Source information
This is a predicted structure of a 118-nucleotide RNA (TPP riboswitch aptamer (THI element)) from Kribbella pratensis. The prediction has a mean pLDDT of 75. The source organism's lineage runs through Bacteria, Actinomycetota, Propionibacteriales, Kribbellaceae and Kribbella. It was read from a public genome assembly, where an Rfam model found it.
RNA sequence: ACAAACCUAUGCGGGAGCUCGCACCGAGGAUGCGCGGGCUGAGAGGGCGACAGCUGGGUCGCCGACCGCCUGAACCUGACCGGGUAAUGCCGGCGUAGGGAGUGGGGUCACUCAUGAC
Numbered sequence: 001a002c003a004a005a006c007c008u009a010u011g012c013g014g015g016a017g018c019u020c021g022c023a024c025c026g027a028g029g030a031u032g033c034g035c036g037g038g039c040u041g042a043g044a045g046g047g048c049g050a051c052a053g054c055u056g057g058g059u060c061g062c063c064g065a066c067c068g069c070c071u072g073a074a075c076c077u078g079a080c081c082g083g084g085u086a087a088u089g090c091c092g093g094c095g096u097a098g099g100g101a102g103u104g105g106g107g108u109c110a111c112u113c114a115u116g117a118c
Base pairs, nucleotide, nucleotide: 001112006106007105008104009103010102011069012068013067014066017039018038019037020036021035022034024057025056046063047062048061049060050059051058075099076098077097080093081092082091083090
């Protein structure tokens, strides 16, 4: 002098499932991501806006929370298979598969290197 962990600034990527009960909406932009529970999880929609829908009750955008950013199982694909469950990517396999979003600063100095002293 150089790393990881860790801290930080800023940027980027990503998902939000399954289920029970109750209520509301008869065309009104509403109680319009409703209210209250259960499962897994870091997170299962907190705020604002736009639009759709009753065979329905959701979609999109921005912000927020959370996770992840190449040493990348955050997340997507293959997309299925086995086990289990009230049900579900719930668990496992697939999986050393394919794709997948970062830099700066601080910080430590294991290892290695350089220099000096004895």